[in-house]
RNA sequence: CUCAUCCAGAGGGACUGAGGGAAACGGCCCGUUGAAGUCCCGGCAACCCUCCCCGUUGAGGCCCCAGUCCGGGGCCCUCGCGGCGGAACGGUGCCAAAUCCGUCCCGUGCCGAGAUCCGGUUCCGGGGAAGAUGAG
Numbered sequence: 001c002u003c004a005u006c007c008a009g010a011g012g013g014a015c016u017g018a019g020g021g022a023a024a025c026g027g028c029c030c031g032u033u034g035a036a037g038u039c040c041c042g043g044c045a046a047c048c049c050u051c052c053c054c055g056u057u058g059a060g061g062c063c064c065c066a067g068u069c070c071g072g073g074g075c076c077c078u079c080g081c082g083g084c085g086g087a088a089c090g091g092u093g094c095c096a097a098a099u100c101c102g103u104c105c106c107g108u109g110c111c112g113a114g115a116u117c118c119g120g121u122u123c124c125g126g127g128g129a130a131g132a133u134g135a136g
Base pairs, nucleotide, nucleotide: 001136002135003134004133005132006131011041012040013039014038015037019030020029021028024103025102026101027100042095043094044093047091048090050087051086052085053083054082055081056080058079059078060076061075062074063073064072065071099130104127105126106125107124109121110120111119112118
């Protein structure tokens, strides 16, 4: 840099001792009934690896029919593709809250003296940005 995913899931112990939820700001939370960090054990998940199942109008191979050509049918080790598919030894990852929420844009609702316009907005929805994880 590219692609995919991000409303699911999964916590105990030891050491330690005041912060933490990526950064800034705002909000809202978690935390001395022990934060962050390190280690141990356990677990979740299924991105990669490996294996299995099913499908396939795809590629390939084999067989049969017909045979001048075109063609018709069957089977399969293999490859490809597909599946909310299965397993989980290995490589990562993860185990409060949607990536905790917002910040930019669009739509919508509401509010303002308020009809298209204008302003505001922690209603809601969609997209983006940023970030995280994996694969390349």

A computed fold for a 136-nucleotide RNA from uncultured Kribbella sp., annotated as SAM riboswitch aptamer (S box leader).
RNAcentral holds the sequence, with entries from MGnify.